A computed fold for a 69-nucleotide RNA from Spirosoma arboris, annotated as Fluoride riboswitch aptamer (crcB RNA motif). It was read from a public genome assembly, where an Rfam model found it. The prediction has a mean pLDDT of 78.
RNA sequence: AUCAAUACGGGAAAUGGUGUCUUCCUGAUCCAACCGCCCUCUUGAAGGGAUGAUGGCGCCUAUUAGGGC
Numbered sequence: 001a002u003c004a005a006u007a008c009g010g011g012a013a014a015u016g017g018u019g020u021c022u023u024c025c026u027g028a029u030c031c032a033a034c035c036g037c038c039c040u041c042u043u044g045a046a047g048g049g050a051u052g053a054u055g056g057c058g059c060c061u062a063u064u065a066g067g068g069c
Base pairs, nucleotide, nucleotide: 008027009026010025011024012023013022016060017059018058019057020056021055037049038048039047040046041044
């Protein structure tokens, strides 16, 4: 100096917050993980559409529908 592993830290998992677990990225800079899908034509920083506030689970908030007091 480089590489690998471990610990710790930080970040991410298509719409908010948080707890927990899982996966992934990262450690000087550059760089990463991640930024979903469908249709249309005049192919544009264009128009339209469906699902979902979770990666999984719980809670809170926003929105929507129904019922009860």